[in-house]
RNA sequence: AGGGUUUGAUCCUGGCUCAGAACGAACGCUGGCGGCGUGGAUCAGGCAUGCAAGUCGAGCGAGAAAGUACCCUUCGGGGUGCGAGUAAAGCGGCAAAAGGGGUAGUAAUUCAUAAAUAACGUACCCGGCAGCCUGGGAUAACUCUGGGAAACCGGAGCUAAUACCAGAUACGUUGGCCGUCUCAAAGAGGCGGUCAAGAAAGGAGGGGACCUUCGGGCCUUUCCACUGGCGGAGCGGUUUAUGUCGUAUUAGCUUGUUGGUAGGGUAAUGGCCUACCAAGGCGAAGAUGCGUAGGGGGCCUUAGCGGGUGUUCCUCACCACCGGAACUGAGACACUGUCCGGACACCUACGGGUGGCUGCAGUCGAGAAUCUUCCGCAAUGGACGAAAGUCUGACGGAGCGACGCCGCGUGAAGGAUGAAGGCUUUCGGGUUGUAAACUUCUGUCAAGUGUUAGGAAUAAUCGGCGUUUAAUAUGCGUCGUGAUGACAAAGGCACUAGAGGAAGCCACGGCUAAAUAUGUGCCAGCAGCCGCGGUAAUACAUAUGUGGCGAGCGUUGUUCGGAAUUACUGGGCAUAAAGAGUUCGUAGGCGGCUAUAUAAGUCGGAUGUGAAAUCCCUCAGCUUACCUGAGGAACUGCAUCCGAUACUGUGUAGCUGGGGUCCCUGAGGGGAAAGCGGAAUUCCAGGUGUAGCGGUGAAAUGCGUAGAUAUCUGGGAGAAGGCCAAUGGCGAAGGCAGCUUUCUGGCGGGUGACCGACGCUGAGGAACGAAAGUCAGGGGAUCGAACGGGAUUAGAUACCCCGGUAGUCCUGACCGUAAACGGUGAGCACUUGAUGAUGUGGGCGCUGAUCCCUCAUUGUCGUAGCAAAUGCGUUAAGUGCUCCGCCUGGGUAGUACGAUCACAAGGUUGAAACUCAAAGGAAUUGACGGGGGCUCACACAAGCGGUGGAGCAUGUUGCUCAAUUCGAACCAACGCGAAGAACCUUACCUGGGCUUGAACUGCAGGGAUUAGCUUCCUGAAAGGGUUGUGACGCCGCAAGGUGGAACCUGUAGAGGUGUUGCAUGGCUGUCGUCAGCUCGUGCCGUGAGGUGUCAGGUUAAGUCCUUUAACGAGCGGAACCCUUGCCCUUAUUUACCAGCGGGUCAUGCCGGGGACUAUAGGGGGACUGCCGGUGCCAAACCGGAGGAAGGUGGGGACGACGUCAAGUCAUCAUGGCCCUUAUGUCCAGGGCUGCAAACGUGCUACAAUGGCGACCACAAAGUGUUGCGAAAUCGCGAGAUGGAGCCAAUCAUCAAAGGUCGUCUCAGUUCGGAUAGCAGGCUGAAACCCGCCUGCUUGAAGUCGGAAUCGCUAGUAAUCGCGGGUCAGCCAUACCGCGGUGAAUACGUUCCUGAGCCUUGUACACACCGCCCGUCAAGCCACGAAAGCUGGGGGCGCCCGAAGCCACUGUUGCUAACCCGCAAGGGAAGCAGGUGUCCACGGUGAAACCAGUAAUUGGGACUAAGUCGUAACAAGGUA
Repeated sequence: AGGGUUUGAUCCUGGCUCAGAACGAACGCUGGCGGCGUGGAUCAGGCAUGCAAGUCGAGCGAGAAAGUACCCUUCGGGGUGCGAGUAAAGCGGCAAAAGGGGUAGUAAUUCAUAAAUAACGUACCCGGCAGCCUGGGAUAACUCUGGGAAACCGGAGCUAAUACCAGAUACGUUGGCCGUCUCAAAGAGGCGGUCAAGAAAGGAGGGGACCUUCGGGCCUUUCCACUGGCGGAGCGGUUUAUGUCGUAUUAGCUUGUUGGUAGGGUAAUGGCCUACCAAGGCGAAGAUGCGUAGGGGGCCUUAGCGGGUGUUCCUCACCACCGGAACUGAGACACUGUCCGGACACCUACGGGUGGCUGCAGUCGAGAAUCUUCCGCAAUGGACGAAAGUCUGACGGAGCGACGCCGCGUGAAGGAUGAAGGCUUUCGGGUUGUAAACUUCUGUCAAGUGUUAGGAAUAAUCGGCGUUUAAUAUGCGUCGUGAUGACAAAGGCACUAGAGGAAGCCACGGCUAAAUAUGUGCCAGCAGCCGCGGUAAUACAUAUGUGGCGAGCGUUGUUCGGAAUUACUGGGCAUAAAGAGUUCGUAGGCGGCUAUAUAAGUCGGAUGUGAAAUCCCUCAGCUUACCUGAGGAACUGCAUCCGAUACUGUGUAGCUGGGGUCCCUGAGGGGAAAGCGGAAUUCCAGGUGUAGCGGUGAAAUGCGUAGAUAUCUGGGAGAAGGCCAAUGGCGAAGGCAGCUUUCUGGCGGGUGACCGACGCUGAGGAACGAAAGUCAGGGGAUCGAACGGGAUUAGAUACCCCGGUAGUCCUGACCGUAAACGGUGAGCACUUGAUGAUGUGGGCGCUGAUCCCUCAUUGUCGUAGCAAAUGCGUUAAGUGCUCCGCCUGGGUAGUACGAUCACAAGGUUGAAACUCAAAGGAAUUGACGGGGGCUCACACAAGCGGUGGAGCAUGUUGCUCAAUUCGAACCAACGCGAAGAACCUUACCUGGGCUUGAACUGCAGGGAUUAGCUUCCUGAAAGGGUUGUGACGCCGCAAGGUGGAACCUGUAGAGGUGUUGCAUGGCUGUCGUCAGCUCGUGCCGUGAGGUGUCAGGUUAAGUCCUUUAACGAGCGGAACCCUUGCCCUUAUUUACCAGCGGGUCAUGCCGGGGACUAUAGGGGGACUGCCGGUGCCAAACCGGAGGAAGGUGGGGACGACGUCAAGUCAUCAUGGCCCUUAUGUCCAGGGCUGCAAACGUGCUACAAUGGCGACCACAAAGUGUUGCGAAAUCGCGAGAUGGAGCCAAUCAUCAAAGGUCGUCUCAGUUCGGAUAGCAGGCUGAAACCCGCCUGCUUGAAGUCGGAAUCGCUAGUAAUCGCGGGUCAGCCAUACCGCGGUGAAUACGUUCCUGAGCCUUGUACACACCGCCCGUCAAGCCACGAAAGCUGGGGGCGCCCGAAGCCACUGUUGCUAACCCGCAAGGGAAGCAGGUGUCCACGGUGAAACCAGUAAUUGGGACUAAGUCGUAACAAGGUA
């Protein structure tokens, strides 16, 4: 720091997605050790059990028991001492408001920061001052007694205090009054005077003259308590400013509400409360409502700004079963206090009681999910105490959990025959891999044994010194002495033994590091995105290997990042999402020049604060790290003070450039109203006139003999405004057009004068606002939704035609939307130009024209610049400033709900669930178009001959069959593979056989009874069985040994026309012999790509020429090659024979010849070379001459880049898969020839341009030894016999149409020959299925062929025969060749088909056989509506009114302290009780809101192959 993903490719826009970091996590697999952290996030759901707040005998009274020692005893027991002034309980004091837990509520009575308190409080602690006097009456405990199951509640009696009460004193305190000084002058403070009020408690230790009931009193002293003031520290209360989530589909809220006066209340201000008075207060800078939420320090992430978050630690707030309330107290409206109401749970004798884990453990429940009912007060801290000490689930520790971070280990070095095994392989090898084994070492961790530091400081005690004191008591300070360890079987150190006890998880198609094999076969499965899987899957599963991390690794979830994808830093709006239809204007925002004042913003400095922890830096302590500590920096903030004054703000005084006013002048479909006119249309009336008119692609409906259309005359009606007219004018936009008049808005130009910033924009708001539509009243000619009819069509609710209502027009009132578009908001300024138009003005001028300048408006082209490109370009989409509106992936959807506007239609505002990985813009290359232009082709046309009809041949389909083997399928399958199916071929079927096999190779073993040859039996054959014969090399005398070929057995392996042509090679077809297809360099473009290759000519041709940001080149085209046409030359046998000679019935037959023809070698020839014309030059074309041939002379071979997953695994080759006594192989027979039907290609015909018969001619190219086969003979013939000659210019084989003559005479024939019978011939082991040929006989259909369709442009079509290959023979009419005879037509390119180039549109790119829309049908999902039903929180009205505070009452019940009184009694003061206000819970009523659910219903999304049509994309066939 970026990457993947839209396309055939490109650039852009834009979303989705990935790589990073983090977590109080969870899940899966795995798991050695330690340290430090961390662990109920869900049900603030319910809780068994234990513990979590007590302490003080130095405040007070009282005071056991067990046990034990002794004594007594009636042997039952009793007494005394110790236990012990102990336990437990009580009065009293202090604490219990802290510590600990949780986050329910709370959007401000919170919290954070900075301030205020002159408006306040404070127990314990510290300092200073003063004091601690005199009295009194009770009451718990206890004893007796009553009620109750219990909890507990009474009655009588006794008693104490640091409990309670009265009095005294009181500088300072409080209240009233007075004087004076100071301040911040508001309720402040200081000093002074006067009046009134207001305290207390003792305890412990020491000493002591005196008294004593011997307990003590009294005096004094120390300490601890106590009382009244003052001050301090720390802690609190209250107040202010600023900041503090979402929602406007919540816009108005508020009656103690806002303020005042008086009073009450409080520690204290205040509507905090009450009475009265006033009518205020809050709100678009978001009140009120609703939803959500504890806040901060911090934490995570980020480059930063930000975004997210609030676990652990610190801090503040709030809560304590739910709700309410007060009491006590310094402090509470109180977590383990009280009272009341409620729910829940427990006990109960049913009368009544008890309880509150959101303390520590633990339990249940729900949940993906979160620990031990542990140890200790040793340390730190707290409460009480004089202290010892007690208490402390705070805390210190341990336990559990890989939950996180950090550290360590699972060994190290050497070791190649690169072992074995695994995997793979092209079978050679490669890899695992120095990895292992093996050798030599080490000893961390864990295990065992031993040993040991620190966390411990002090307290009491004792001793010394100092101080207090009369004091060597005591207290205090200090120095020394001096118990105490939960953790801990931990930690450190030493020793012992031994590599021993210790590695997994994920991934491997791209992103993204890392690949192979096998299995599977759109199955099973994977997947974060793109996407993999349909028989060769690097993507599934497994294995091997590799990569990554490592006691962990992956997955899931969440947050930030990447995302500049909400853009403050840091985005956009012509066409991608996005400028409001337009203008005016409120708030707001922004604002010209000069001077001055101020100092709010702004800037500088200082001070205070910004808790600690965290982060950062430097050190230090744990072996290191994590962790911890110390110091520093930082905390970018806030407040106050001092200063600066450029800019902004504010005040003041001015200015004229912005803006405006006046004056002169001008153009204009600007607006409103009234009036007027002509053309056309239609209607009415009349005339003329007659059979049609009208309409269309063609028709019909319609109109017309009742007289239409046409034409003429007259009249009426309504609407619209021809020419002018324009890219021209005006208006804010919508929009505005005949002419005239009236009223009226805006704008331009000119010159001077005036005002003096008066300006720009504009959330809300207001006005205007096409067409259609609505309401009311008119009007209604034309046109014309709906509707009717006629056509078209498969249908046609359309397009076309005939009619036609609303509407279209006017007046008044609504609606408020449009592709309301320049798809471009308004304003100001700046930034090269060229050329038009409209309207003024100015200048030079010969006063006609033209030219020049300026301003405003309106166009075109273009510089820079901008932009993704297209393009924009002084009328910006350039460069800046100001203000407003709007956008944030596509669909759902401008939909639903809500609100609001409207008479309605509908408008405005405006989501979500769900779903997809795209949707989109511009441009590029193709392809396509029922787009265009140019051009070509037997493409059409012009011709000739066919096919399609008949019979037959042949191929195919289909059917049949045991099998009818297989392939080929539009052109480009179908007389095709097959240039030869009776057996063979043969691949198919039936039957019979063989199993290392018919053919090949290696290895091992056997191998002389063997191979080979041969006999016989069986059999259809193959095969099976069987007889005879029957070897060799080497060593060795021999016996014997040994070896190889054949053969046998076994094993590797053969074999397969089995499968896949969509795994392939090779070969081939086709577009197409069409003229195209590309490259290098350069140039243009961000790029795909373009240019070149386009344009103008020309050509058969991208052939050539010219122009030209292109210049060249390649593959094609052409040429080169073969053949044919003319000539020359050379050669002359087997060919030829002119001349010479010889010979024959005849024949180049012979001698010979080299002339001719021919043969086959080599040359020549044709190149637009020459002439004329046309052509911009040229290329070239037209015509001509010459020439055998003339414009590539004719023909052939030759086939660019590529297309069709075209064809072929059955020519061959070949990967994978499959079969292996069979899918291999051998044999016999059958089949491939089967026949209802259909198609293709042909042959023969239908006849007289003919058939038949007779006679007479003329070729070329081939073939021949398993061959061609002559003569001759036989046969009607096929053929037979025969065998000359020929390995060929030598021999053999050789024409028909044609010509001449005759006959037939238009007929199913003397046409036609199918079919069939008989008799023969040939080939071949063999012609039944199933060959060819011959003779005789038979003599079918057919009389020129429907729709449709094929070939051919000259030696061509047509027609005639000949040859060859394959081949024993042949189903050949096929195929490949050869020659003979030998035409017609082409005006031309409109149309059909195909092709090429250029251009245009495109939503196509699998490329129009494309893409794609909507209804219906099916499945599934979420959502809306809905009669209703259910639940929830909150508010309002009324009713009820627990406890409690407060107020009143309290001579009717009760009462010790004080007063009066001898007493009784009374008073004061209180209590109980009563009444009332407030008020929780509860009840009730009417509404609103939010959820859930619902018969039914609505549309929507999605889902390989459903139905109907074809709406859109090309002019998409009606733009």
Notes:
This is a predicted structure of a 1519-nucleotide RNA (small-subunit ribosomal RNA) from a metagenome. It matches the Rfam family "Bacterial small subunit ribosomal RNA". The RNAcentral record of the sequence draws on SILVA.